Predicted 3D model of a 243-nucleotide part of an RNA (large-subunit ribosomal RNA, domain VI) from a Candidatus Micrarchaeota archaeon. It was read from a public genome assembly. Its mean pLDDT, the model's own confidence on a scale to 100, is 80. It matches the Rfam family "Archaeal large subunit ribosomal RNA". For this family Rfam cites "The comparative RNA web (CRW) site: an online database of comparative sequence and structure information for ribosomal, intron, and other RNAs" (Cannone et al., BMC Bioinformatics, 2002). Gene Ontology terms of the family: ribosome and structural constituent of ribosome.
Context: one part of a larger RNA
RNA sequence: UGUUGAUCCUUGAGAGCAAGAUUCCCUGAGUACGAGAGGAACGGGGAAUCGGAGCCACUGGUAUACCGGUUGUAAUUGCACUGCCGGGCAGCUACGCUCCAUGUUGAUAAGAUCUGAAAGCAUCUAAGAUCGAAGCAACUCUUAAAACUAGGGAUCAAAGUCCGCCUAUAGUAGAUAGGUUUGAUAGAAUCAGGGUGUAAGCAGUAAGCUCACGCGAGCUGUUCAGCCUGUGAUUACUAAAGG
Repeated sequence: UGUUGAUCCUUGAGAGCAAGAUUCCCUGAGUACGAGAGGAACGGGGAAUCGGAGCCACUGGUAUACCGGUUGUAAUUGCACUGCCGGGCAGCUACGCUCCAUGUUGAUAAGAUCUGAAAGCAUCUAAGAUCGAAGCAACUCUUAAAACUAGGGAUCAAAGUCCGCCUAUAGUAGAUAGGUUUGAUAGAAUCAGGGUGUAAGCAGUAAGCUCACGCGAGCUGUUCAGCCUGUGAUUACUAAAGG
């Protein structure tokens, strides 16, 4: 772009070859078998390793948002690998957690058989028939009406959509998803939760220094403080009021 309005849902011709693999343990069972020595299998239960998919409640890692301590230089800031050190939310992650199940059907291979002639017997094969694999074709999973035979259904019908603007569950750009005042979409504010670990100032106390006057680290109280917050709630204060 088409499918002859839009939105949403769907059928499935076709396509993908479609996520599981392996080992061990228990049971079966000291059973079948075997003179004994020895010694299975079908089935049932559990675990591990590798692989695949997803997630972050827990554990661990990271965390150049953040908080605290501290050295040099320095009024503060700054700089010194983030200066170094101790913690650490969200996020992202594996070393953490969850799932990869039950299987079923059909046609077959090698192979195993039935009936059975040619060839009065015999013979799985010649006609016919029954089984038989992690393989093949399907169910299950993903995609799919551009399947030009362009399908079907519901709702609405100036419906709806797009641009613009505010954004994130999305993100290189497009795209995707949400909101646009009939509004909690983002910011700010308040509260809550969380991180760090008890701010400054003041008061009290006090090692020590000083001839003396005085100076005074540290400790205690004020103070689960101060500082910070990519989280949640509330709130139209700010920005979304247009075409």